[in-house]
RNA sequence: AGAGUUUGAUCCUGGCUCAGAUUGAACGCUGGCGGCAUGGUUAAAGCAUGCAAGUCGAACGAGGACCCCGCAAGGGGCGAAAGUGGCGAACGGGCGAGUAAUACGUUUCUAACGUACCUUAGAGCCGGGGAUAGCUCGGAGAAAUCCGGGAUAAUACCCGAUAAUCCCAUCUGGACGCAUGUUCGGAUGGGCAAAGGCUUGCUUCUCUAAGAUCGGGAAACGCGCUAUCAGGUAGUUGGUGGGGUAAUGGCCUACCAAGCCUAAGACGGCUAGCGGGUGUGAGAGCACGGCCCGCCGCAUCGGGACUGAGACACUGCCCGGACUCCUACGGGAGGCUGCAGCAACGAAUCUUCCACAAUGUGCGAAAGCAUGAUGGAGCAAUGCCGCGUGUAGGACGAAGCCCCUUGGGGUGUAAACUACUGUCAGGGGUUAGAAAGCAAGUGAUCAACCCCAGAGGAAGGGCCGGCUAACUUCGUGCCAGCAGCCGCGGUAAUACGAAGGGCCCGAGCGUUAAUCGGAAUCACUGGGCUUAAAGGGUGCGUAGGCGGAAGGGCAAGUACCUUGUGAAAUCCCAGCGCUCAACGCUGGAACUGCGAGGUAUACUACUUUUCUUGAGGUUGGCAGAGGUUGCUGGAACUCUAGGUGUAGCGGUGAAAUGCGUAGAUAUCUAGGGGAACGCCAAUGGUGAAGACAGGCAACUGGGCCAAUUCUGACGCUGAGGCACGAAAGCGUGGGGAGCAAACAGGAUUAGAUACCCUGGUAGUCCACGCCGUAAACGAUGCGCACUAAAUCUCGGUGGCUCUGACGCCGUCGGGAUUAAAGCAAAAGUGCUGAGUGCGCCGCCUGGGGAGUACGGUCGCAAGACUAAAACUCAAAGGAAUUGACGGGGGCUCACACAAGCGGUGGAGCAUGUGGCUUAAUUCGAGGCAACGCGAAGAACCUUAUCCUGGACUUGACAUGUACGGAUUAGUUGGUGGAAACAUCAAUGACACUCUUUGAGUGGAACGUGCACAGGUGCUGCAUGGCUGUCGUCAGCUCGUGCUGUGAAGUGUCGGGUUAAGUCCCUUAACGAGCGAAACCCCUGCUGCUAGUUGCUAACAGGUAAUGCUGAGGACUCUAGCGGGACUGCCGGUGUCAAACCGGAGGAAGGUGGGGAUGACGUCAAGUCCUCAUGGCCUUUAUGUCCAGGGCUGCACACGUGCUACAAUGGCAAUUACAAAGCGAAGCGAUAUCGCGAGAUGGAGCAAAUCGCAAAAAAAUUGCCUCAGUUCAGAUUGCAGUCUGCAACUCGACUGCAUGAAGUUGGAAUCGCUAGUAAUCGCGUAUCAGCUACGACGCGGUGAAUAUGUUCCUGAGCCUUGUACACACCGCCCGUCAAGUCAUGGAAGCCGGAAGCACCCGAAGCCGCUACGAUUCAGUAGUGUCGACGGUGAGUUCGGUGACUGGGACUAAGUCGUAACAAGGUA
Repeated sequence: AGAGUUUGAUCCUGGCUCAGAUUGAACGCUGGCGGCAUGGUUAAAGCAUGCAAGUCGAACGAGGACCCCGCAAGGGGCGAAAGUGGCGAACGGGCGAGUAAUACGUUUCUAACGUACCUUAGAGCCGGGGAUAGCUCGGAGAAAUCCGGGAUAAUACCCGAUAAUCCCAUCUGGACGCAUGUUCGGAUGGGCAAAGGCUUGCUUCUCUAAGAUCGGGAAACGCGCUAUCAGGUAGUUGGUGGGGUAAUGGCCUACCAAGCCUAAGACGGCUAGCGGGUGUGAGAGCACGGCCCGCCGCAUCGGGACUGAGACACUGCCCGGACUCCUACGGGAGGCUGCAGCAACGAAUCUUCCACAAUGUGCGAAAGCAUGAUGGAGCAAUGCCGCGUGUAGGACGAAGCCCCUUGGGGUGUAAACUACUGUCAGGGGUUAGAAAGCAAGUGAUCAACCCCAGAGGAAGGGCCGGCUAACUUCGUGCCAGCAGCCGCGGUAAUACGAAGGGCCCGAGCGUUAAUCGGAAUCACUGGGCUUAAAGGGUGCGUAGGCGGAAGGGCAAGUACCUUGUGAAAUCCCAGCGCUCAACGCUGGAACUGCGAGGUAUACUACUUUUCUUGAGGUUGGCAGAGGUUGCUGGAACUCUAGGUGUAGCGGUGAAAUGCGUAGAUAUCUAGGGGAACGCCAAUGGUGAAGACAGGCAACUGGGCCAAUUCUGACGCUGAGGCACGAAAGCGUGGGGAGCAAACAGGAUUAGAUACCCUGGUAGUCCACGCCGUAAACGAUGCGCACUAAAUCUCGGUGGCUCUGACGCCGUCGGGAUUAAAGCAAAAGUGCUGAGUGCGCCGCCUGGGGAGUACGGUCGCAAGACUAAAACUCAAAGGAAUUGACGGGGGCUCACACAAGCGGUGGAGCAUGUGGCUUAAUUCGAGGCAACGCGAAGAACCUUAUCCUGGACUUGACAUGUACGGAUUAGUUGGUGGAAACAUCAAUGACACUCUUUGAGUGGAACGUGCACAGGUGCUGCAUGGCUGUCGUCAGCUCGUGCUGUGAAGUGUCGGGUUAAGUCCCUUAACGAGCGAAACCCCUGCUGCUAGUUGCUAACAGGUAAUGCUGAGGACUCUAGCGGGACUGCCGGUGUCAAACCGGAGGAAGGUGGGGAUGACGUCAAGUCCUCAUGGCCUUUAUGUCCAGGGCUGCACACGUGCUACAAUGGCAAUUACAAAGCGAAGCGAUAUCGCGAGAUGGAGCAAAUCGCAAAAAAAUUGCCUCAGUUCAGAUUGCAGUCUGCAACUCGACUGCAUGAAGUUGGAAUCGCUAGUAAUCGCGUAUCAGCUACGACGCGGUGAAUAUGUUCCUGAGCCUUGUACACACCGCCCGUCAAGUCAUGGAAGCCGGAAGCACCCGAAGCCGCUACGAUUCAGUAGUGUCGACGGUGAGUUCGGUGACUGGGACUAAGUCGUAACAAGGUA
């Protein structure tokens, strides 16, 4: 000191979260020792038991037991317990309920006060008296306790005396004080004391004065939240008299007056003991007030007084209430918020310990006694601090475990092992210290030091995806689970669980809770408000805040100096003491504060004198939809009356409702009515805002300019307050033409409570009165000052040109557009600031809930203003960027449309698909981009776990290895079988070596076994490769530079041009790459070369004929190498360009035609069934073999084709003209046979030589004559041919016969721009044959139309909007339905709190009356006040509540489609 998280990415705003420190803590796991601290935060709820305040015999009487004297009576000594008396018990100890001020803190004051014990000083202590407890006798009672009679003492009580510098009254003099007054004197009168004791020199006692200590009282300032508490108060505020107190005072009382407090927050509500300090923080602050210290308050709850120096008294008294206990039922007793302890509560907090040794307190002359104060110990890792759990050596490194690329690596010097040490714990011993009195004695408890043995007794917790240090394997498979935030988990999880390893701390480690920090996220230090949350709708103005220039005064603020105080402890610094530290001690500093005195006077305040520049006034002009009232005008509209006139009008995308033959619409005339004011008119003007528009008049507000003779700071802002305030709405009364919510009807639609249409009422208009809100917006509060320019415009005014229109140069005030600097997250703003400053006001603090609920105020109502919480999310948001998209725009292109030609969709058939069926109808492909597709050939085979059935299990196929043995391969035959296969018999190989009859060995084979094979099984969403598509569309990028905070942009945009990001020009860009083009192939012209199998002009030969032969290379052709075309030339257009248009030449002209060639990428596109491949699954089966069947199944639907429907045709006959291919298990000629398919046969040909091979359309001639035909050919019958092991399921072809639908095809839809469409035939692959009408090629004949881009589809570029980014197949809203949660209302019900009124009226003080006696006391009665209690009407807070309202949340519910694009009605 920061980090994570909104986005595809960016910057900003903004919240949430984390890292730090801390705690009187708790919980989880773990746990060795010691020191010092700390330890009921919850029930101020209740308490068993013990203890926590006594002491004095030197105040007093009496005196048990015991001792002494005595015969006894009795006396004496010691002296327990109780009593009288004195002092103490008001301290110490506990707790924080109450208390927001009678408290506390700081500083003052007390001239308004008290003070026992202690100290000092002065004075004094004389004479009397009567009682009473204890005791004794008697009585009552369960007890507590009480009553009566009798005797008695005192330092108890009373009377008298003495007495002042004491107290009171009156008179009087001086001094002091701000004042009430204080003080020092004088005179006179009155009043008040005492007590003794013992150890004979001590103590006690009385009065007075003073001190010390401790208290009482007062003032100022400071000290929570809340205005959804705005008014409160009758002893209230003051005065006078009286009372009361130690003392002031409404403290109390009587009377008099009517005050007093309050926006600087009274009164009320809620919460809370306050401070020194503590935690945190850089600080300012924020939070807290446990332990320790000071103060206050309390003592079961409430009230009250007594005693006393002191109390309204924690362990005193009285009364009342609640509760507990005892009881003989008549009455009594009690108060742990003292120390322990109990139970309860709770997440949670200790021993019913020891001692008065120390410190202190009470009493006492003292010894001493008492002391749960205190000193200690115990329990608890609750905290802080310290120590230990060993130290050194020890392997290229054991074992185990983990990982692995199988080589190794990690744990790891770690262990084992060797040597050593001795802290702590354990055992034993010694002795100073806490000990100081006062001679002696005195330690509850703790500690220090020495010795001994022995590595022995002593390590865990959390974490390892990022933040955040630390990574692998296995398991799991959106399951189980994790999670502080973001988020992990759906079969390769560093995020779950485990293991290994690692990281961080360490007797602890984590979690939870809480505070501060980070958070500048309430901003004083130190934030903001155009668009992110946030400027009040506007003005006037009160309080308040702030305020021009100069001089004088003062010294309040301010600064400095001095001084008092700011308790101690704490914090900080220095030093010292416990072995160190924590801890403690000493000293210092500090305590930022308050008070007093002094000095200074710049600034602020105050006061005074002046000034004119701020502000205002005067005079003269000026502009204006500024306001109010009245009068008035024309256009349009509508209504009424009349005229003309006739069938329509009106309305829409198209219609209909509606109006009209009872005469509309249209048109003319006249009249009525209401509302609004065209042109001028503007980016224009006025006003505080809302707002303001025909013309004229009256009344009236404000502004600007010019001039300077006025006043002299009179100013700015403005909480509350007051006024104004669009539209809609409300009340009363008018008015009502047009328009028009609601409403009605017509359309549209799936629906249409809408958009469109026809009507139409409130309303809109006027007057008066309410309402008080708007995207009331410049989303920008008001005022002042300062800070570059330029231009336009409105209203004034000055100067210049002789005058003047006009122009130019200035100046003041408004309204605008650019733009420098600056500012801003950016967009933008920019003298009209969102710049730089000052003053004042308003407002904001994550989104939702919610501008909602409740309460209050206002309102006739509607509603407005004010304004939360629970709960919920991790975002919500602003600006800009890149894309994508739009039923946005512009430009451009494409057989995209249009213009044409021919089809499909209708028929029959073929083929593929869906569906259905089936034992099975194997699988894949699914908009374009699946569907004559994989399949360039399903009868078996193919072929598949597609079905039925039969077989095999190291396997149909590969490799390795072990064993076996000559079994083996091949050939022949037999049996079973559908075959596969099983089984039997015969024959029988190869190489090498050797002793060659033969034997051995080996490879292969075979058999057995082990590893493994196999899989067209799954996942194309794990993949490679290949392919489709956008698209042969013109795009896609990079380097450097520049711009921008950045994402990004620029380049690649713009102007031209092109088929093209093709080229040119311009240009913060300059270059480059992948694409386009070119290079390549075919084709079109030509040259050269080469002529066989091709060709044949000339020559020669020959034939029935033919390049048939010799020969030739001229031609065609073949196939190699070249040439040719480049906008090269001319004219025009164009920017002196690129290029385009036209032309010439040319075989070909502007890429000549065609092909191959497919950028970055998109579609999780297709394919695991071509192949390859991860993972998973299978292994006597999902593998392998075989037979048969199926893939061809048929109510149906779709796609792609073929053949037709005929005369541009069909049939018959005759006659021409191709190209490209293929051929040896092949093509197959001539010939013969057959109507034919074909058969027989076999010449030739591995092919420019032979064959397939006939090209067909065409041409010529003839027939048919418009019909279901001499069209069409489906279907079916019969007879055949061919292939093949085999044509039943299920082949093709031939002949004869049969002769279906079909007469040009609805909505819709496809192809094609030239050698193209259309039409005609030929060939090839696959292949035994064939379903080919398919696919791929080849040539023949050979058109029409388009010189256009409005529309449909698709695409490219630029631009625009966006709430989309999984990117429109996007996003997203509301009702309803389901579940959960919190909350509002609600008839009521229940409880609490504080007051008010009345009733009752305990104790008690005060007062009165009577009795009493010498007085006091007391007794009886009574009055005021008065706690508790009761009654009543209300207030307020909380709980609950049938029902009800909305809200939030929840993978896949319903209905629609509101918003985001012009979101389809902005």

This is a predicted structure of a 1466-nucleotide RNA (small-subunit ribosomal RNA) from a metagenome. The RNAcentral record of the sequence draws on SILVA.